[in-house]
Molecule: Bacterial RNase P class A
Organism: Halodesulfovibrio sp.
């Protein structure tokens, strides 16, 4: 000094004056005044997942539908986090990946004869014939060699065969069973046995586990006001019906007429939920680690046509120039709270840990 792989923490501060938004004290008596603190992000975005909390409603069982899928842990839960395991790419540091193809269908274009239990184009061999002596035709037997192909029923080799063939035997691969030891388990290491010996593809269908009630703060609650608790048609049913419980079914709640479709009238204001919560920070203690006790300590927006600003100063930070004393200049990219909260995705200027490791080269 150069390539790289990969974690982590920031996103300006402080004063000070004017504004503005809640809030807390205090006066006032009325929309104040005064003083104190506090005000928009690592994604606030996507609304993609899990869930607090409302409500249907007081609980249920099936089918069908979606979702997720290696093991074990953490967590309120998860499709997340963390720690292993098979597999695949890399010299590597490290990155992606995950049930199952012998339950069962389906597909693999095109070329090939044959892409799921097969197939015989070229070729090799027997027999019969013919006959130009090594050629043609018929049946038959093969699947070793040649073509095709992305892949065509393991691989050399060596025996056997009328020519071949795991048809037989050595060696090797690659798979299923069983045992033996380890490990919670996913597996792993050894042994044994039988010649067992097409692949792929399930983000095709499907099989196996395991999971799920909907709708949502525009949820919901209260409180004010105001109108005509209006009128009319058609359908159903009178112990029989209707509404609700994601879609059906069974079952079950409430209710007693009900449902549809016409015309007209009225209000749509204000409080509330709404910010102390599975919460923040620090110590110690367990754990390989996510995380978890346990103990001090803080209260960091809550708007509602929508506030969370400028302005001066100095400090850091960034270019630039330097006589190295400083001098001048910017304020970036993505981006804008609306019930919360834990993840993921996705956009993205710049600084720091001179973070951790990995490769090459030189130097000692």
């Nucleotide at each position: 000094g150069g390539a790289g792989u990969u974690g982590g923490a920031c996103a300006g501060g402080u004063u000070a004056u004017c504004g503005u938004c809640g809030c807390g004290c205090a006066c006032a008596a009325u929309u104040g005044u005064g003083c104190g603190g506090g005000g928009a992000g690592g994604a606030a975005a996507g609304u993609c997942c899990g869930g607090g909390c409302u409500c249907u409603a007081a609980a249920g069982g099936g089918c069908a539908g979606a979702g997720c899928g290696c093991u074990g842990g953490g967590u309120a839960a998860c499709g997340c986090c963390c720690a292993g395991g098979g597999g695949g790419a890399g010299u590597g540091a490290u990155c992606c990946u995950c049930g199952g193809a012998g339950a069962g269908u389906g597909c693999c274009a095109c070329a090939g004869a044959a892409a799921g239990c097969a197939a015989a184009c070229c070729g090799c061999c027997u027999g019969c014939a013919g006959u130009u002596u090594a050629c043609u035709g018929c049946c038959g037997g093969u699947a070793a060699g040649g073509g095709u192909g992305a892949a065509a029923c393991g691989g050399u080799g060596a025996g056997g065969u009328a020519a071949g063939a795991g048809c037989u035997c050595a060696c090797c691969a690659g798979g299923u069973a069983c045992c033996a030891u380890g490990g919670u388990g996913a597996c792993a290491u050894g042994g044994u046995a039988g010649g067992c010996u097409a692949g792929g593809u399930a983000a095709a269908c499907c099989c196996c586990g395991u999971u799920c009630a909907g709708a949502g703060c525009a949820a919901g609650a209260c409180c004010a006001a105001a109108u005509a608790g209006g009128a009319a048609a058609a359908c159903a049913g009178u112990u029989a019906c209707g509404a609700c419980c994601g879609g059906c079914c069974c079952g079950g709640u409430c209710g007693u007429u009900g449902u549809u479709u016409u015309c007209g009238g009225g209000u749509a204001g204000g409080u509330u939920g709404c910010u102390u919560g599975a919460g923040g920070u620090u110590a110690u203690g367990a754990g390989u680690a996510a995380u978890c006790a346990u103990a001090a300590u803080c209260c960091u927006a809550g708007a509602c046509g929508a506030a969370u600003g400028a302005u001066a100063a100095c400090c850091g930070c960034c270019c630039u120039c330097u006589u190295c004393g400083g001098a001048g200049g910017g304020a970036g990219a993505c981006a804008a709270a609306a019930c919360c909260c834990g993840g993921c995705u996705u956009a993205u200027c710049g600084u720091c840990c001179u973070g951790a490791c990995u490769c090459c080269a030189u130097a000692u």